Predicted 3D model of a 71-nucleotide RNA (transfer RNA) from Asbonarchaeaceae archaeon (SeqCode).
Rfam family: tRNA. The family's RNA type in Rfam is transfer RNA.
Its mean pLDDT, the model's own confidence on a scale to 100, is 81.
The organism belongs to Asbonarchaeaceae (SeqCode), within Archaea.
RNA sequence: GCCGGGGUGGCAGAGGAGCUAUGCGACCGCCUGCAGAGCGGUUUACCCGGGUGCGAAUCCCGGCCCCGGCU
Numbered sequence: 001g002c003c004g005g006g007g008u009g010g011c012a013g014a015g016g017a018g019c020u021a022u023g024c025g026a027c028c029g030c031c032u033g034c035a036g037a038g039c040g041g042u043u044u045a046c047c048c049g050g051g052u053g054c055g056a057a058u059c060c061c062g063g064c065c066c067c068g069g070c071u
Stems, first nucleotide, its partner, number of pairs: 001070007010024003018054001025043006047063005
């Protein structure tokens, strides 16, 4: 340099146009003599800049970063 895959919440991880799944953790409440378990609630998300579109995490263009391959 070229090719492919990826970047989503505190962490892991799905979703590929309309509702930001789910799990773990944390915090609050219920319960308990205290804790744990259980139950309920809360928990700064879509790498950056543009474009298309009624509507973009999702499609298109340009960047940045990570992983793998080729030379």